[in-house]
Predicted 3D model of a 93-nucleotide RNA (THF (Tetrahydrofolate) riboswitch aptamer) from Blautia sp. OF03-15BH. Rfam family: THF (Tetrahydrofolate) riboswitch aptamer. Rfam's curators write: Tetrahydrofolate (THF) riboswitch was first reported for Ames et al. as an RNA motif in 5' untranslated (5'-UTR)regions of folate transport and biosynthesis genes in Firmicutes genomes. The model forms 94% of the base pairs in the Rfam consensus. The prediction has a mean pLDDT of 84.
RNA sequence: AGUAGAGUAGAUGUUAUGCGUUAAGUGUCACAGGAGGGGAAGACUUCCUGCGAACGAAGGUUCAAGCCGCGUUAUGAUAUCGCUUCCGCUACU
Repeated sequence: AGUAGAGUAGAUGUUAUGCGUUAAGUGUCACAGGAGGGGAAGACUUCCUGCGAACGAAGGUUCAAGCCGCGUUAUGAUAUCGCUUCCGCUACU
């Protein structure tokens, strides 16, 4: 120098354990703050937190415990996917 690769937040599927179903959560919008491959910068971008507003659901069974469902439901595990420029890291030549 050339070739190839690894690696973040996160997303989707499966599964396990929960939560709600007497309605929180999820999703939408506004405002404020924060985070995003190893380093720096950066987004036509991804996500997190707080607060406010609008909208909104599938329950059934049992005496009960419980069981079966439902919810763009939470978390863990797992598989796949996984940022631009410059500079790096690993392997091979």
The source organism's lineage runs through Bacteria, Bacillati, Lachnospirales, Lachnospiraceae and Blautia.